[in-house]
């Protein structure tokens, strides 16, 4: 310096305004929001190899949440994108127009209120200096 191991901290946003009614942040109009890791046709160092930073809700793939189990390991499940431009290549660029969202609870159906949940967590960052 790499990898493993360990310690500490951090680690998810969001109903403006209107109708309707007995009762809606739940239904209608309309707003609004997007976790973590990859992947670029961007940038910038270097002669090169190569490193550095950025980058996708809906393209892989994690998480958490639901379900089996006593129960943990575990194991099923697990939402949604197209068109059109450039271009030699675009599911990530620009531009349009769309789509999706655990579980319980609620005077009325909930991505967003309230609860489990001051937890969990993928993972990020910074230190140890044991071991290869």
């Nucleotide at each position: 310096a790499c990898u493993a191991u360990c310690c500490u901290u951090c680690g998810g946003g969001g109903u403006c305004g209107g109708g309707u009614g007995a009762a809606a942040u739940u239904c209608c109009c309309a707003a609004u929001c997007g976790a973590c890791a990859g992947u670029a046709a961007g940038a910038g160092a270097g002669a090169a190899a190569u490193c550095u930073c950025a980058a996708a809700g809906c393209c892989u793939g994690u998480g958490a949440g639901c379900c089996g189990u006593a129960a943990a390991a575990c194991g099923c499940a697990u939402g949604a994108u197209u068109u059109g431009g450039u271009g030699g290549a675009a599911a990530u660029c620009c531009a349009a127009a769309g789509c999706c969202g655990a579980c319980a609870g609620u005077u009325a159906u909930a991505g967003u209120c309230u609860g489990g949940a001051u937890g969990g967590g993928a993972g990020a960052a910074g230190g140890a200096g044991u071991a290869g």
FMN riboswitch aptamer (RFN element) from Psychrobacillus psychrotolerans, 132 nucleotides, folded computationally. It was read from a public genome assembly, where an Rfam model found it. Its Rfam family is "FMN riboswitch aptamer (RFN element)". About the family: The RFN element is a highly conserved domain that is found frequently in the 5'-untranslated regions of prokaryotic mRNAs that encode for flavin mononucleotide (FMN) biosynthesis and transport proteins. This element is a metabolite-dependent riboswitch that directly binds FMN in the absence of proteins. In Bacillus subtilis, the riboswitch most likely controls gene expression by causing premature transcription termination within the 5' untranslated region of the ribDEAHT operon and precluding access to the ribosome-binding site of ypaA mRNA.The FMN riboswitch structure, reported in present an FMN-bound six-stem junction, adopts a butterfly-like scaffold, stapled together by opposingly directed but nearly identically folded peripheral domains.